[in-house]
RNA sequence: GUCACAUUCGUCUAAUGGUUAGGACACCGGGUUUUCAUCCCGGCAAUAGGGGUUCGAUUCCCCUAUGUGAUA
Numbered sequence: 001g002u003c004a005c006a007u008u009c010g011u012c013u014a015a016u017g018g019u020u021a022g023g024a025c026a027c028c029g030g031g032u033u034u035u036c037a038u039c040c041c042g043g044c045a046a047u048a049g050g051g052g053u054u055c056g057a058u059u060c061c062c063c064u065a066u067g068u069g070a071u072a
Stems, first nucleotide, its partner, number of pairs: 001071007010025004018055001027043005048064005
């Protein structure tokens, strides 16, 4: 240089073009307990950036960025 793959809450991980973008852990608040821990209830928080197709995009296409791999 070329080709392929990946990028979603703080972390990990789902989502067949129509979902309130779901779950676990963490964190925050409350309950229980003499206290802590456990347990229970609730909350917070995300689609790498830009453009395109479409009535509608996390999903399809293009470019850019980052990472990984293959190739010479």